[in-house]
RNA sequence: GGUCCAUUAGCUCAGAUGGUAGAGCGUCGUGCUGAUAACGCGAAGGUCGUGAGUUCAAUCCUCACAUGGACCA
Repeated sequence: GGUCCAUUAGCUCAGAUGGUAGAGCGUCGUGCUGAUAACGCGAAGGUCGUGAGUUCAAUCCUCACAUGGACCA
């Protein structure tokens, strides 16, 4: 230098034919207990990496950039 892959909650990851985003763990509150853990119930937490394009509408399609990784040279 080139090709490809990934980027979504604090962490690990889903996500539909394009129609306004979820799980597990964690955190907070609460029930239970003499108390803790476990367990039950509830809640908070997201500019879906950044910018542009297409579209009535973009996490999703297209392009550029950024970061990380793999391979080739």
The RNA shown here (transfer RNA) has 73 nucleotides and comes from Ephydatia muelleri. The RNAcentral record of the sequence draws on GtRNAdb. NCBI's taxonomy places the organism under Eukaryota, Opisthokonta, Demospongiae, Heteroscleromorpha, Ephydatia. Its Rfam family is "tRNA". Gene Ontology term of the family: triplet codon-amino acid adaptor activity.